Transfer RNA from a Candidatus Micrarchaeia archaeon, 74 nucleotides, folded computationally. Rfam family: tRNA. The family's RNA type in Rfam is transfer RNA. Rfam links the family to the GO term triplet codon-amino acid adaptor activity. The organism belongs to Candidatus Micrarchaeia, within Archaea. The RNAcentral record of the sequence draws on ENA. Its mean pLDDT, the model's own confidence on a scale to 100, is 80.
RNA sequence: CUCCCCAUAGCUCAACUGGAUAGAGCGGCGGACUACGAAUCCGCAGGUUGGGGGUUCGAGCCCCCCUGGGGAGG
Repeated sequence: CUCCCCAUAGCUCAACUGGAUAGAGCGGCGGACUACGAAUCCGCAGGUUGGGGGUUCGAGCCCCCCUGGGGAGG
């Protein structure tokens, strides 16, 4: 310098061929249970989908640029 992959909740990851309100587990908070804890069960909160722009009636998903991480080649 060129090419490929990845970036979604605090963490690990889903989300179909572009479609309906972006979900799960763990973790956090509250409650039930218990003499108290642990475990279990119930509920709740938590998201500018890395940043910016574009296409579209509609974008987590498609296109462009940038940033960060990983890899390959020279």